[in-house]
RNA sequence: GGGCCCGUGGCCUAGUCUGGAUAUGGCGUCGGCUUCCGGAGCCGAAGGUCCGGGGUUCGAAUCCCCGCGGGCCCG
Numbered sequence: 001g002g003g004c005c006c007g008u009g010g011c012c013u014a015g016u017c018u019g020g021a022u023a024u025g026g027c028g029u030c031g032g033c034u035u036c037c038g039g040a041g042c043c044g045a046a047g048g049u050c051c052g053g054g055g056u057u058c059g060a061a062u063c064c065c066c067g068c069g070g071g072c073c074c075g
Stems, first nucleotide, its partner, number of pairs: 001074007010027003020058001029045005051067005
């Protein structure tokens, strides 16, 4: 230098192929119930507008372009 893949709450992850209206689940955190206390269990809550920018569209996490970061392969 070239090719391919990935980037979504603190961590992991579904959704992307086929655009559709409030972004999914788990762990963790906080609060409550329960308990002598804790754990487990049950209930509830906060936390992301999807790596950044631009474009297409009525509508973009999803499609296109340019970057950034990471991984693999080739020269």

Predicted 3D model of a 75-nucleotide RNA (transfer RNA) from a Candidatus Micrarchaeota archaeon. Rfam family: tRNA. About the family: Transfer RNA (tRNA) molecules are approximately 80 nucleotides in length. By type it is a transfer RNA. NCBI's taxonomy places the organism under Archaea, Nanobdellati, Microcaldota.